[in-house]
Molecule: SAM riboswitch aptamer (S box leader)
Organism: Bacteroidales bacterium
RNA sequence: GAAUUAUAAAGAGGAAUGGAGAGAACAGGCUCAACGAAAUUCCGGCAACCACCAAGUUUGGGAAGGUGCCAAAACCUGCCCUAAGGGGACUAAUAAUUU
Numbered sequence: 001g002a003a004u005u006a007u008a009a010a011g012a013g014g015a016a017u018g019g020a021g022a023g024a025a026c027a028g029g030c031u032c033a034a035c036g037a038a039a040u041u042c043c044g045g046c047a048a049c050c051a052c053c054a055a056g057u058u059u060g061g062g063a064a065g066g067u068g069c070c071a072a073a074a075c076c077u078g079c080c081c082u083a084a085g086g087g088g089a090c091u092a093a094u095a096a097u098u099u
Stems, first nucleotide, its partner, number of pairs: 001099007013043005021032003026078004044070003049066002052061004074091001079088003
């Protein structure tokens, strides 16, 4: 990198360096940002996929370990259906397994 499966309106931020962008990509909105964006590092935290424990195939538990995450619904819309509330698909992300 590819395939499969699962998950998404919940939750959780400070500091240092840095110095103009950021919210995946494209388009349209909207928002964040010199009262300091991205990125990196440190510390802190959230969650519970794997792992672990107890029952036994799914539920419960806690949080030493492997990941992930810590503005706004995956920020919103885009394609299809719709009883207009919403539902589904696509894409992307993350995890686990396989390759």